[in-house]
RNA sequence: ACAUGAGAGUUUGAUCCUGGCUCAGAACGAACGCUGGCGGCGUGCCUAACACAUGCAAGUCGGACGGAUUCUGAAAAAGUAGCAAUACUUUUUCAGAAUUAGUGGCGGACGGGUGAGUAACACGUAGGCAACCUACCCUUAAGCGUGGGACAACCCCGAGAAAUCGGGGCUAAUACCGCAUAAGACCACAGACUGAGAUGUCAGUGGUAAAAGGAGCAAUCUGCUUAAGGAUGGGCCUGCGGCCUAUCAGGUAGUUGGUAGGGUAAUGGCCUACCAAGCCAAAGACGGGUAGCCGGGCUGAGAGGUCGGACGGCCACACUGGAACUGAGACACGGUCCAGACUCCUACGGGAGGCAGCAGUGGGGAAUCUUGCGCAAUGGGGGAAACCCUGACGCAGCGACGCCGCGUGGAGGAUGAAGGUCUUCGGGUUGUAAACUCCUUUUCUCAGGAAAGAUGAUGACGGUACCUGAGGAAUAAGCCACGGCUAACUCUGUGCCAGCAGCCGCGGUAAGACAGAGGUGGCAAGCGUUGUUCGGAAUUACUGGGCUUAAAGGGCGAGUAGGCGUCCCGACAAGUCAGAUGUGGAAUCUUUUCGCUUAACGGAAAAAUUGCAUUUGAAACUGUCGGGAUUGAGUCAGUGAGGGGAGGGCGGAAUUCCCGGUGUAGCGGUGAAAUGCGUAGAUAUCGGGAGGAAGGCCGGUGGCGAAGGCGGCCCUCUGGCGCUGAACUGACGCUGAGGCGCGAAAGCGUGGGGAGCAAACAGGAUUAGAUACCCUGGUAGUCCACGCCCUAAACGGUGGGCAUUAGGUGUAUCCCGAGUAAUCGGGAUGUGCCGAAGGGAAAACCAUUAAAUGCCCCGCCUGGGGAGUACGGCCGCAAGGUUGAAACUCAAAGGAAUUGACGGGGGCCCGCACAAGCGGUGGAGCAUGUGGUUUAAUUCGACGCUACGCGAAGAACCUUACCUGGGCUUGACAUGUGAGUGGUAAGAACCCGAAAGGGGGAUGACUCUGGGGUAACUCAGGGAGCUCACACAGGUGCUGCAUGGCUGUCGUCAGCUCGUGCCGUGAGGUGUUGGGUUAAGUCCCGCAACGAGCGCAACCCUUAUCCUCUGUUGGUCGGAAACGACCUCUCUGAGGAAACUGCCAGCGAUAAGCUGGAGGAAGGUGGGGAUGACGUCAAGUCAUCAUGGCCCUUACGUCCAGGGCGACACACGUGCUACAAUGGCCACUACAGAGGGUAGCAAUGCCGCGAGGUGGAGCCAAUCCCUAAAAGUGGUCUCAGUUGGGAUCGGAGUCUGCAACUCGACUCCGUGAACGCGGAAUCGCUAGUAAUCGUGGAUCAGCCAUGCCACGGUGAAUACGUUCCCGGGCCUUGUACACACCGCCCGUCACACCACGAAAGUCUGUUGUACCCGAAGCUGGUGAGCUAACCUGAAAGGGAUGCAGCCAUCUAAGGUAUGGCCGGUGAUUGGGGUGAAGUCGUAACAAGGUAGCCGUAGGGGAACCUGCGGCUGGAUCACCUCCUUU
Repeated sequence: ACAUGAGAGUUUGAUCCUGGCUCAGAACGAACGCUGGCGGCGUGCCUAACACAUGCAAGUCGGACGGAUUCUGAAAAAGUAGCAAUACUUUUUCAGAAUUAGUGGCGGACGGGUGAGUAACACGUAGGCAACCUACCCUUAAGCGUGGGACAACCCCGAGAAAUCGGGGCUAAUACCGCAUAAGACCACAGACUGAGAUGUCAGUGGUAAAAGGAGCAAUCUGCUUAAGGAUGGGCCUGCGGCCUAUCAGGUAGUUGGUAGGGUAAUGGCCUACCAAGCCAAAGACGGGUAGCCGGGCUGAGAGGUCGGACGGCCACACUGGAACUGAGACACGGUCCAGACUCCUACGGGAGGCAGCAGUGGGGAAUCUUGCGCAAUGGGGGAAACCCUGACGCAGCGACGCCGCGUGGAGGAUGAAGGUCUUCGGGUUGUAAACUCCUUUUCUCAGGAAAGAUGAUGACGGUACCUGAGGAAUAAGCCACGGCUAACUCUGUGCCAGCAGCCGCGGUAAGACAGAGGUGGCAAGCGUUGUUCGGAAUUACUGGGCUUAAAGGGCGAGUAGGCGUCCCGACAAGUCAGAUGUGGAAUCUUUUCGCUUAACGGAAAAAUUGCAUUUGAAACUGUCGGGAUUGAGUCAGUGAGGGGAGGGCGGAAUUCCCGGUGUAGCGGUGAAAUGCGUAGAUAUCGGGAGGAAGGCCGGUGGCGAAGGCGGCCCUCUGGCGCUGAACUGACGCUGAGGCGCGAAAGCGUGGGGAGCAAACAGGAUUAGAUACCCUGGUAGUCCACGCCCUAAACGGUGGGCAUUAGGUGUAUCCCGAGUAAUCGGGAUGUGCCGAAGGGAAAACCAUUAAAUGCCCCGCCUGGGGAGUACGGCCGCAAGGUUGAAACUCAAAGGAAUUGACGGGGGCCCGCACAAGCGGUGGAGCAUGUGGUUUAAUUCGACGCUACGCGAAGAACCUUACCUGGGCUUGACAUGUGAGUGGUAAGAACCCGAAAGGGGGAUGACUCUGGGGUAACUCAGGGAGCUCACACAGGUGCUGCAUGGCUGUCGUCAGCUCGUGCCGUGAGGUGUUGGGUUAAGUCCCGCAACGAGCGCAACCCUUAUCCUCUGUUGGUCGGAAACGACCUCUCUGAGGAAACUGCCAGCGAUAAGCUGGAGGAAGGUGGGGAUGACGUCAAGUCAUCAUGGCCCUUACGUCCAGGGCGACACACGUGCUACAAUGGCCACUACAGAGGGUAGCAAUGCCGCGAGGUGGAGCCAAUCCCUAAAAGUGGUCUCAGUUGGGAUCGGAGUCUGCAACUCGACUCCGUGAACGCGGAAUCGCUAGUAAUCGUGGAUCAGCCAUGCCACGGUGAAUACGUUCCCGGGCCUUGUACACACCGCCCGUCACACCACGAAAGUCUGUUGUACCCGAAGCUGGUGAGCUAACCUGAAAGGGAUGCAGCCAUCUAAGGUAUGGCCGGUGAUUGGGGUGAAGUCGUAACAAGGUAGCCGUAGGGGAACCUGCGGCUGGAUCACCUCCUUU
């Protein structure tokens, strides 16, 4: 100086936490979908190391060699033509040039490809070789003398289809061989020197081994041989580093080492022989799986994680396996041999081949390019060179595969055009966007010019980059998204369908989530999707997590390895720290700078490369060594407590059994019973006896033990602990992987024992069932001995050790001090409780016995389910234990706390809730409503309380919505537009018809303006009306789950909230809880609360008393009456008074208030009404009304007639009338209140038995009328189906009304049903109430009204009380509920699908062991056959050497036998998971109705039940103990 860290969605009603899933980012050798203008730079088979047609990819040197061929020249010869010169041809020789098969040299070991194999010294890094090699190149030194024999080519012969081969003959060399020479090299011998070490160096003696020429006129150049050095390239060895798996724990015979030898360039078990028995491994050997390694790439704040394509380094491989040859170098990609598989040719005898070189083909696959140009550049091979070769390389082509850059126009332009789309119909939006005007030319097209890359020549790229001119907005925009995360919204269609979806989730008729459209957002020649990696994820936590209850402490102990470890001194320097040196290749990354117009890209420089090694120092800490110390630890002495352990003995209570006595009918058991026992004498009781098990009181959050666990008394043996002292040792300590031991109950084996209890089992109950809970019995077992098992909610759900950090108060044991003692004070160890400034925790809570603060060690966790399951291993007699997965599936599972709701939890309180009473309903008949049924229709709605005499305060028509039939179509009703229309609108008679309606058409208008006319009137235009057409009307059609409004209900219950403050991370709490009190969250007191609001109460109406005023139509008085007088009273209706616990006494905290009393018309809310908080029930109503959306439009609209809503086997609700004497009937008689009345109420009178008729006074009402009240009193009836009861039916009438058949009410006469007080069950009511009696009104022509609403008359009984039923309020508790118990939820069974395990087997792969066979080849042996160089010999020949052949070792492929491991498949089978509303039960959550759970055992359709032991993660009540406060 630079760089440097983001979160969100999803568990809940809400909250905090834990925890998983998902998303936003970056990247890619990518692929797919839609789309696509240009350029630059990169990049392109990730799959089949699958198979390959064709062409090319390694040759070159004639200045190494002999030939061959062609050409040229020279010379010679021959021939032909020609008279000849000469020309031509052939041959020979020489010379030159060129080409070249062969011999020979160098190179084909480089370059290029691929990643199969490989977990290895393969790679990286740092070193070593005193154990090595290195062609070509460089430097230096020495040398190159002399001989020889062959073999190709070539010629001849032969075999073969071919490939090719055999025989004979000739020949050259820088090919091959002999001899000579030897500076130096090498070998042998002995010596000196250096060094840690000799195999090194030096000198000595003896011995061994070299060579090649070529070019040039020449100088000379070049090559060759030997030696030394260098450079380059390699070989070998070593330290360290980098994958998974222990469900791989033991591996190894050349194995480990030694000696000797062989082999190699060289060390070495590399190989052989012999000797020894080692070597590796929990710091992971051996085995299995996977994989080329690195520089680096991606990501990330970093640490890390992941990857190793392109470029660069190394390795490995070249059809598969094996092998060697040649060579400096190979065990060789484009060489050889063999074996195998495959392909091709073939004359069937035999041959040929290897693209993982560049192109290319087929195949595979989601997927990856041209059979291009050029050696111009860079580089490589050969050559003296020219030059040749070079699919290395340079370029071009194809692909949006990636990165980078550019463009698809710019400015102006409002009538805010048209079109689209939305709309509240006004308009908004697309949108300055377009059109239109002006301008520009990057791109593009055409034309012209034209590079650098090249130091002298040579340019594939390429007429390319670039430059100039001309033309013309011209050639150029898509993709995805728009519910939240996440930027961006509406309409239409669809209707849990079609579909979407990364997660949460959308879609069931108003979808911002599907599909389309318009609009908008984002990116842009691309955009999305899919896949993969990292990130976010602190979600494996080194940086940087956890384990009381969320996943997670081992059941416990002693102890091995390991890890960690007190104080002081000294030494060393391994760790550690610092400096220096070497290295850390280049490229990449970072910084600076420069070059392509910019950028990508590239050049240069710097920095970095955090590493390793060597070396020099430091000495605090760790370590090691040595010395010392005592506080950790231990020993010792004294003392103390204890259900610590093992063995033996003894004793008492109780149960059961046996014997005997007494005694008689029951006992026993339960919620109630029954099974069972008992007259064969039980139970009860007394005495005697037997036997086993367990240990009452003491007994206690008391003791001991590591845990499990341990309880009568005594004896023996034995472990641990505390306290005091400070004599001894002197760090001897802590923890503890493996391993070892202990380990409740149940269970197992063998043998005993067996009283009680008691799985299983049996019976009895309960129950829908009851494989249970309850009861009666009862076997294993429980007990003992020995041996196994090894698990528990083995829990404080809290591993062990050490230290530090306020206190208070109990308890057990011990000690010290004071005191005569009682007692007081102090200390230690153990065991409890409460609790703090503060600490921790998600909270609950923990808190010197930590879950605080630190250190050390061990164990364990990483979403839920699958599953503590499967497979494998180990252990077990078995049951089973231990270790311990995956596929698949879900988006949660979970902890703590909060608010509610709920509980067959608790406490307190209220209500006609029960109880105490009175009267009913349920039985009868009838009325009415509903269901059901029926019907053409029986219109529709209301359904627990909160539907059912409800909407309906009036269904014969109408109403009416329903049905049948008949009609109308701008309509029964509204508004508007256009056109037409004065004989127009209207409309009589008449015709059809049930009516509606359809015809018909006499007669025949109204109004405004203007013109003409005196006027009548007339002309023109318009209005109204009518006709036609179009907009529209209309709908009791659907949706009350789209809505408004209104209403019901909890409930006239006392509640529901807010502001500020305070508490809590938060949901939330407090206030509003508590003590009293009230009808009341009413009031008082207290209190981290203080206040306030909606409710309560009061204010309002009515009623009860009084006063004042008012005074007719009322009242009183007078009067026959008219009328008059008066307003005291009754009354009318205005105003006012009065009641407030105000007064007294008691109770109570002196308060609030309660109880009683006085006064008062009324007394504690005086009675009644109106008044209904926040909210709940998707409660009710689209049919009162209003209204969104949808639907119908000659009909789902509208009109009319008739019918229906009134049906009737039946069921239910609500009522009326009764069943009679508290009554019926008859007669007589008194007193109300409140209403209503002009299309009305109607008096007196007359007629009728009566309903009623006639008639009409009066009254628009304190005036007149309805109007008579009924209960009452007296008489009669006398207990009957009656003089009760009135249904039903017959007859005759009245009234209303167009009309009483379906289907009205009433009257009279006759008829005279059920019914004798009502089963289970159930309703109302607490005082002027119930009961009972009548009266009025609304609706209404009339009325099915016994309904509803109101009015008064008469007028009770009972309430001990709150245990119980129902509903409600407050507090508290549990909860797995929150759609809130009508909740949640478990398991079997049945069906479908999915993955997995087992399984007789079966099929691949891989690997081990044993054996057989054994190619090529190397090595060794042999080599009677063959054999040029050397030796010998005159020669023949011999020798030496070599070769073929044969033998042997090793050995690939192959075979046989038998194992291990992984995998595929498999009839059948097992459990698991997921599915729509299946079946059976109800196990769990509340005390879940038997508390639940853990381990174990037995049983059962299933959840489960039962036994034994354990846990609280159990509610409730009582008691005990302890603590806190007072």
This is a predicted structure of a 1526-nucleotide RNA (small-subunit ribosomal RNA) from a Nitrospirota bacterium. Model confidence (mean pLDDT): 84 of 100. It matches the Rfam family "Bacterial small subunit ribosomal RNA". Its family is annotated with ribosome and structural constituent of ribosome in the Gene Ontology.